[in-house]
Context: one part of a larger RNA
Molecule: small-subunit ribosomal RNA, central domain
Organism: uncultured prokaryote
RNA sequence: CUGGGCGUAAAGCGUACGUAGGCUGUUUUGUAAGUCAGAAGUGAAAGCCCCGGGCUCAACCUGGGAACUGCUUUUGAAACUGCCAGUCUUGAGUCCGGAAGAGGUGAGUGGAAUUCCUAGUGUAGAGGUGAAAUUCGUAGAUAUUAGGAAGAACACCAGUGGCGAAGGCGGCUCACUGGUCCGGUACUGACGCUGAGGUGCGAAAGCGUGGGGAGCAAACAGGAUUAGAUACCCUGGUAGUCCACGCCGUAAACGAUGGGUGCUAGCCGUCGGGCGGCAUGCCGUUCGGUGGUGCAGCUAACGCAUUAAGCACCCCGCCUGGGGAGUACGACCGCAAGGUUAAAACUC
Repeated sequence: CUGGGCGUAAAGCGUACGUAGGCUGUUUUGUAAGUCAGAAGUGAAAGCCCCGGGCUCAACCUGGGAACUGCUUUUGAAACUGCCAGUCUUGAGUCCGGAAGAGGUGAGUGGAAUUCCUAGUGUAGAGGUGAAAUUCGUAGAUAUUAGGAAGAACACCAGUGGCGAAGGCGGCUCACUGGUCCGGUACUGACGCUGAGGUGCGAAAGCGUGGGGAGCAAACAGGAUUAGAUACCCUGGUAGUCCACGCCGUAAACGAUGGGUGCUAGCCGUCGGGCGGCAUGCCGUUCGGUGGUGCAGCUAACGCAUUAAGCACCCCGCCUGGGGAGUACGACCGCAAGGUUAAAACUC
């Protein structure tokens, strides 16, 4: 390479958009590039293979045949693929009418709690722990009442609930804005799927500049514990956590399960629509999501099972024994930290 694979054994890119490419619904006519059939030419000789012959056999030599799976030309076929020109509406999209939602961005606003400040009451303790101590407090703490300031997060509602491509999104109000679902069946008429490169987005931590800083809290300091304790526990505490703008581009970025389409028993929940029945709050049914259980089937087993890991097709990514190593070198990116791409010697 071929083959076989990718939930857990090695293996699905974090995620989307999209270029090239690959693949592509129904039907009609044409064409004849692919495809199929016939014919002709060519496909050197030797070799290989088959049938013979010659050296006493064989190797070897030699005659004939076959083969040379190919290419070119030509005659035809038209089912399939392609191409040209039409057709259709089921795929895809538009339109109209409804619906749900922590989807996004910006601005504003609310209460509880915490800490601090001021004032009042009040007096000797308070904190903290397994027990203590560091710590705070007679310069009046803790507790309690009133007032004020600040920053951050939004209890209950809350739900295998919802929304989003993923990361993720949760007080309330307004403005702007993306997507989705259901119904109607008016319109376009294959406009589709995937997607190497490429581009956007992308938790936390980290970085740059400027703000902000209540609580929490790497580092750090102290107190304990201990044989020691560079920890676990306690008292403090700086970056950071927050905001704006710009970087970084990684995660057990997980459903450890790429995307799309079709097909293949059910039963029980739940969320959003529609339709029907009425006994008006329930039942039936249908479409779309989200869960549980389970048949066929699949699986090494565990398990999956109409939200497939079943049965098929299309496209992309990836794997190929362990260590060395996601490392070195080179290249690209980055302010840096580092990221991406990615070996070999050697060894078992």